[in-house]
Model confidence (mean pLDDT): 88 of 100.
Predicted 3D model of a 75-nucleotide RNA (c-di-GMP-I riboswitch aptamer) from a soil metagenome.
Its Rfam family is "c-di-GMP-I riboswitch aptamer". Rfam describes the family as follows. GEMM was predicted in a large-scale screen for bacterial structured RNA regulatory elements.
RNAcentral holds the sequence, with entries from MGnify.
Formats: sequence, C1' cells, structure tokens
RNA sequence: AAACGGCAAACCCGGGGCGACCCGGGGACGCAAAGCCACGGGACUCGCCUUGUGCGAGUCAGCCGGGCUGCCGAA
Repeated sequence: AAACGGCAAACCCGGGGCGACCCGGGGACGCAAAGCCACGGGACUCGCCUUGUGCGAGUCAGCCGGGCUGCCGAA
C1' cells in the first nucleotide's frame, strides 16, 4: 500500500443533569489511537464573596501536551 474491521461531528428523536454536558437510537463531518486516564496547559458550566491573574465543585480525551494499552501491515 491493500484488506478484515472499528469509532462517529453537526443535526433529529427519547431519557438524565440547574448547567457545561452525558446516555440510548438514528445519522456521517471526520479519525490510525476519534481506545482509556482530567496529570500539566486551555476552553466551558454552576456556586461563593473578599470581585480577583480569586476560591470551590464540575464538564470537555473529537483543543494541545503527557501517561497507559492496542488491530492489520505489502514493498
């Protein structure tokens, strides 16, 4: 390279959450880690009061870095 396959953005439907967003079904924009982990940075949500480069609780792994694991593989 090729092949067997995998995942699934927006949007729609149902459910959960104050919310960011999550789960299931449909759907495919994309993805070689778009598998897993909030550890560092970042974005976003909610709360607080001392209104700050603040604190607390969260969300995002399909924003970047890092860690762990991993399929096929010709020349």